[in-house]
RNA sequence: GUAGAGUAGGCAUCAUGCGUUAAGUGCCGCGCGUACGGGAUGUUGACCGCGGACGAAGGCCGGAAGCUUUUUUUAUGACAAAUGCUUCGGCCGCGAUAUGAUGCCGCUUCCGCUGC
Numbered sequence: 001g002u003a004g005a006g007u008a009g010g011c012a013u014c015a016u017g018c019g020u021u022a023a024g025u026g027c028c029g030c031g032c033g034u035a036c037g038g039g040a041u042g043u044u045g046a047c048c049g050c051g052g053a054c055g056a057a058g059g060c061c062g063g064a065a066g067c068u069u070u071u072u073u074u075a076u077g078a079c080a081a082a083u084g085c086u087u088c089g090g091c092c093g094c095g096a097u098a099u100g101a102u103g104c105c106g107c108u109u110c111c112g113c114u115g116c
Base pairs, nucleotide, nucleotide: 001116002115003114004113009105010104011103012102013101014100015099016098017097018095019094020093027052028051029050030049031048033047034046038111039110040109042107058092059091060090061089063088064087065086066085067084069082070081071080
């Protein structure tokens, strides 16, 4: 001198979860808060905390348990059937949903690293 590697993060796919009795995501304001190629620095993004506004797609099962009502009965009780509700479980969805893996993209300036 030349070539290259390497961040936060973004997109896609897969897997495992969360919520659907609404968090999360997204939006706005505040904080001279945190981290960001190996070091320093800088713009912009990312994240965190607090506050605020807005907003959603849910269904099926007939399986188990509990409760309520009705029917049968002279009466009581038991049993049975049907209906409604609740809980648990399963399946299919929905959600600018979380995490991990893989692939692609990927910082300015100076210095450093690797090969030639």

A computed fold for a 116-nucleotide RNA from a bovine gut metagenome, annotated as THF (Tetrahydrofolate) riboswitch aptamer. Its mean pLDDT, the model's own confidence on a scale to 100, is 76. Its Rfam family is "THF (Tetrahydrofolate) riboswitch aptamer". Rfam's curators write: Tetrahydrofolate (THF) riboswitch was first reported for Ames et al. as an RNA motif in 5' untranslated (5'-UTR)regions of folate transport and biosynthesis genes in Firmicutes genomes. The family has 101 seed sequences and 747 matches in Rfam 15.1.